This is a predicted structure of a 77-nucleotide RNA (transfer RNA) from a Candidatus Acetothermia bacterium. Model confidence (mean pLDDT): 82 of 100. Rfam family: tRNA. Rfam's curators write: Transfer RNA (tRNA) molecules are approximately 80 nucleotides in length. By type it is a transfer RNA. Taxonomically the source falls in Candidatus Bipolaricaulota (Bacteria, Bacteria candidate phyla).

RNA sequence: GGGGGCGUGGUCUAGUGGUCUAAGAUGCCUGGCUGUCAACCAGGAGGUCGGCGGUUCGAAUCCGCUCGUCCCCGCCA
Numbered sequence: 001g002g003g004g005g006c007g008u009g010g011u012c013u014a015g016u017g018g019u020c021u022a023a024g025a026u027g028c029c030u031g032g033c034u035g036u037c038a039a040c041c042a043g044g045a046g047g048u049c050g051g052c053g054g055u056u057c058g059a060a061u062c063c064g065c066u067c068g069u070c071c072c073c074g075c076c077a
Stems, first nucleotide, its partner, number of pairs: 001073007010026004018057001028044005050066005
């Protein structure tokens, strides 16, 4: 330099045009239970879906640019 994958609550993932003001697990907080802790039960907080722009009646989802990260190929030394 060229090509490709990935980016979604603190963490790991699902969702790939409309039932999504986004779901699950785990973690966190509060209450219950217990002599205490764990486990268990109930409830709760936590998301600019990497950023900007575009397409569309409608975008986490499609397109362009860009940022981060990983992989492959090539070049120089």